This is a predicted structure of a 74-nucleotide RNA (transfer RNA) from Haloferax volcanii. The prediction has a mean pLDDT of 80.

[in-house]
RNA sequence: GCGCCGAUGGUCCAGUGGUAGGACACGAGCUUCCCAAGCUCGGAGCCCGGGUUCGAUUCCCGGUCGGCGCACCA
Numbered sequence: 001g002c003g004c005c006g007a008u009g010g011u012c013c014a015g016u017g018g019u020a021g022g023a024c025a026c027g028a029g030c031u032u033c034c035c036a037a038g039c040u041c042g043g044a045g046c047c048c049g050g051g052u053u054c055g056a057u058u059c060c061c062g063g064u065c066g067g068c069g070c071a072c073c074a
Stems, first nucleotide, its partner, number of pairs: 001070007010024004018054001026042005047063005
């Protein structure tokens, strides 16, 4: 330098052109003599900029970061 894959709450992952979901963690409540476990509820997220579209997390272009492969390397 070229190609491919990825980026979604605090963490790990799902998701689809039409209000973004799960687990764990966190907070509140119930339960318990207490703790843990269990149950209920809650807050918190689509990497950035453009484009297409009535509508973009999703499709297209560019960028950033990460991973892998290839090439170059007196």
Its Rfam family is "tRNA". NCBI's taxonomy places the organism under Archaea, Methanobacteriota, Halobacteria, Haloferacaceae, Haloferax. The RNAcentral record of the sequence draws on ENA.